This is a predicted structure of an 82-nucleotide RNA (transfer RNA) from a Bacteroidota bacterium. It matches the Rfam family "tRNA". Taxonomically the source falls in Bacteroidota (Bacteria, Pseudomonadati). The prediction has a mean pLDDT of 81.

RNA sequence: GGGCAGGUACUCAAGCGGUCAACGAGGGCAGACUGUAAAUCUGCUGACGAAGUCUACAAAGGUUCGAAUCCUUUCCUGCCCA
Numbered sequence: 001g002g003g004c005a006g007g008u009a010c011u012c013a014a015g016c017g018g019u020c021a022a023c024g025a026g027g028g029c030a031g032a033c034u035g036u037a038a039a040u041c042u043g044c045u046g047a048c049g050a051a052g053u054c055u056a057c058a059a060a061g062g063u064u065c066g067a068a069u070c071c072u073u074u075c076c077u078g079c080c081c082a
Stems, first nucleotide, its partner, number of pairs: 001081007010026003018065001027045006046054003058074005
């Protein structure tokens, strides 16, 4: 340099253009249980007291009524070829 695969929350990871603030696991917080702890069970885990709103899936643009998802460019990671 060329080709392929990928980048999602604290970590891993799923994710048909609408049903997504995003399945699931781990971690964390709270509660139940327990003599204490562990294990187990339940709830929560972006922000705002609820409803709802806002902001988010590497970055910037674009398409669209609507984008984590499609398109373009860039950055980064892994594998293969040279």